[in-house]
Context: one part of a larger RNA
Parts: sequence; C1' cells; structure tokens
RNA sequence: GGAUGAACGCUGGCGGUGUGGAUAAGGCAUGCAAGUCGAGCGCUUCACCUUUUGAAACUUUUUGCGAUUACCUCAAGAGAAGCGGAUGUUGGUGAGGAGCGGCGAACGAGUUAGUAACACCCUGGUACGUACCUCGAAGACGGGCACAGCUCGCCGAAAGGCGGGGUAAUUCCCGAUAUUCCCGAAAGGGCAAAGUCGCAAGACGCUUCGAGAUCGGCCUAGGUCCGAUCAGCUAGUUGGUAGGGUAACGGCCUACCAAGGCUAUGACCGGUAGGGGAGGUGAGAGCCUGGCCCCCAACGACGAGACUGAGACACGGCUCGUACUCCUACGGGAGGCAGCAGUCGAGAAUAUUCGACAAUGGGCGAAAGCCUGAUCGAGCGACACCGCGUGCAGGAUGAAGGCCCUCGGGUUGUAAACUGCGGUAGUAUGGGAGGAAUGCAAAUGACUGUACCAUACGGAAAGAGGUGGGUAACUACGUGCCAGCACCAGCGGUAAUACGUAGACCUCAAGCGUUAUCC
Repeated sequence: GGAUGAACGCUGGCGGUGUGGAUAAGGCAUGCAAGUCGAGCGCUUCACCUUUUGAAACUUUUUGCGAUUACCUCAAGAGAAGCGGAUGUUGGUGAGGAGCGGCGAACGAGUUAGUAACACCCUGGUACGUACCUCGAAGACGGGCACAGCUCGCCGAAAGGCGGGGUAAUUCCCGAUAUUCCCGAAAGGGCAAAGUCGCAAGACGCUUCGAGAUCGGCCUAGGUCCGAUCAGCUAGUUGGUAGGGUAACGGCCUACCAAGGCUAUGACCGGUAGGGGAGGUGAGAGCCUGGCCCCCAACGACGAGACUGAGACACGGCUCGUACUCCUACGGGAGGCAGCAGUCGAGAAUAUUCGACAAUGGGCGAAAGCCUGAUCGAGCGACACCGCGUGCAGGAUGAAGGCCCUCGGGUUGUAAACUGCGGUAGUAUGGGAGGAAUGCAAAUGACUGUACCAUACGGAAAGAGGUGGGUAACUACGUGCCAGCACCAGCGGUAAUACGUAGACCUCAAGCGUUAUCC
C1' cells in the first nucleotide's frame, strides 16, 4: 500500500447494487415453512334445482255436544273443498368433513458438529439399481376375501385404546393365459394386470419384457495440514475354501484352513480441519483464506435401530435409550427452529414475529386450480463498493470578529455581506412504462402509480485525522521529567513547531481514524 461477513470512537445528505449470527451444532413462547387428486372409492353435513309425499296453521262451506234465543247468532267436535308447504323420498349441481387408495413428502430450505477419510479433487473402470419421462414388442380373461370410514358397546383426565357387526375401490388374494422374460445343459418348471372420463371417436391410466435418458451405488492409479518430545501397529487382523447376505463386487457376515498384512516413501498415536470451483495479495513464483454464489459430502437435541418405499436408515416419519422442557385427575402423556421471522442467553458484534404467489421453479391434478417463509419483493444497518450533492459567476473601503505583530501592519480572505444565475434532494400537481409469459374466454403486478417525464415551490446537507523527522502541513499561550504524547528512534527538568488549548495550515471526505487478521 491492498484486503475484510468486521468491531469500536467521532461524525453523518441522497440513491443504486450487493451484503449482514463468524461466538453457544446453547435453550426456545407464538405463527407459518408439504401437500394434492372426487376424472380411483365408500360415507357424511349443508345449500340450490328436480321427482314424488303431502303434516300443522289459515280461509270457505256442511253438520253439530251445548249455550243463547223473538229473529239473527255463538260454539267443543266431525266431514268436504281451497290454500299451505313441514316431513320423508329420487336424481343432479356446488361447497365442506374425516377416512380408504394414489403420487409427493428422499426434492427444495438450513448448518459445518463430526470427518485427515475413496469425504473431496482428478484419472480410469463395472460385479449393479433407477419412480416419473421417451421409443419398441405383447397383453389386460374369470372369480373371491378383507380393512378403515360407519354403527353398537366398553376403558381413559387426556393422549389414545379395546371388542362386536357390516361396507367400496386404481386396496388385497386366487385361478387362467405367457410373445418376449426367469431357473435349467436339455426335458421341463415358474411369474402379470385396474380401471376412470366421454354419446361416441378417443383420452388418461394398468401389466410384462427390451432399449434409451437421467440420477445414483461400488471399485480405482495420483493429489490432499501439523507433531518422531508418537516407532512400532494389527486377531476378522491378511489370504484361501464353502455358505449366507446385498441391486451389486467384497471378511460385508459366519464356519473351517493357512499365518499373514502395514511401517522412516512415516504405519500407529496425538492435535487441528468439512473438500473443491474460487477469493485476497503479489511483477511472478508463491503465501494466506474457503463468508456470500455454484458442485460434492456430512449432520438434524445426543446415541442406536429398523419399517415403508424406485429411492431414506429419513430435519418438520416410526421405535427404543439418555438429558432437558411442558401437560396431568399422579395412573400416564407431549416435544425437538442447524426452515422463515421472532425470543432468551453468551458476545466487541450481525436485521422484520413484513407483502405476494404477479414472475421463475417445485409437488399434486385431465384441467380449473390448490400448496410453496423455495423464490420474487419490501423493511432495518455508511457493513462494503459505485454514483451524486452540500451551489455557480461577480463582488475590496480588502468590513466586522478571531489570531499573530517589530504596533507600521500581516493573516483568516473573494472568504462573508451584497448582486445576478442555475436548480440535484425533497414537496405538490399532472402524465406514466417494463417486468405478461399464460389462458377457450373472462381476466391476471406483491413490488407500485414504482422507475421515468413535465410544471411550480425549493439554499435544506461537513466532518475526521494530522501539522519535530520518517510524512504533506507552524505560530501564540498554558504546563515545567509534572500533566502527558508515542508506530520507530524519541519529546517534556521555564523561551516545547513533539504535552494541553487557540488560531492558521495539510490530507482524505459522507466519511475519517483506531483495533484485529492476511498478503
């Protein structure tokens, strides 16, 4: 000098683009972060339409126990008609509820604890798997049993659970068929399916096999920090045979047999650490770093295990153990922010409990659409970089004030005042994109009436560090080896350009210094 995910001190006008929990992988209140499909299925609630059923009330009328009576009339009850529309029922449409079933939830998002290792980088390989997608070949025939939901009964404070009955399906099972497929030398043996929507055409699915694409598993030469004050390490250890297991090779596991295997080219042990693309610096060689973004790995309170599934040994799944927190009727239960916000704690230190699915992308769906703290945006912080501004021109009796002075004056200084001009920020009014693609159509922007344009008003905005030398910039006063300064050598003991204050000056500038770290 350059650099930083910085912090601290003083100061602080605006905008754009980035960036912001580096410490306690410490604990977490609250809300949200993964659902979706009724064109797979049964049930249930509500609204409307529809098919039928037609109650009460009311009106008219007939009759009439009885009351009254001169007549008219009143009246329990009963009948008929009209009106009325309750209730039940059929079908349809729409909206909701839980359930069965399917797909997704293994992605996306977070963190860097562990890991010195095939974790990563790079090279070569194959004993393997791959849902959805693409291409090709063939098929989808006939039967059946359940379990949720529902209903009935029971237990429990709750979480939840038990038993009886009965039900649908793209759930499950059996039989048939078997091109290709699997086992087998052959003979022979074995293995499948599901429907839904539509008037139909057809569409979307289903089953088996082959190929592709994508993604992954496994193996592999080479590379990958410090310590020898770590020198020997190893019993499934090293190899073989047989078997098991796996998608697959393999001591991966088991039995038996052999006695091997690694090591100064650093085994083993200890310490530290996620790796890479890259970033910083440097003329380069190199040295240092691995935050944001991208790829890979690992982890999800800690430890262990398997289930489901194409895929997990699974952050917002299950089971067990441990610690912690919460609820409890004391019998027993519930939980996991290293998702987005937010909170406490520790810390020098790091943001909003915001808006929207408009765009991009993801899941489901035939679609409409629903979900999406991914994402897009807004908010906060000079944290960084970049840009802009704090005015421009004129203006001398060189005003006043300050400071210095040889008392003549000098300097601050064209600086100010004053005159003229322009008009960035901002405010008001008017106008106003683009991000929009889609979709049958209608229609659709969170940001946002934003950026930008026009008009009017509009002087509102400078500090910090330094001034003996290195190093740009000097005087006065105060202090008197005191108080203090300091990166180095050093300065201060009565004339201090080195301390403190003032004036002047220098350098950077919305920043300037200090500290820390790297080159």
This is a predicted structure of a 519-nucleotide part of an RNA (small-subunit ribosomal RNA, 5' domain) from a bacterium. It matches the Rfam family "Bacterial small subunit ribosomal RNA". The prediction has a mean pLDDT of 84.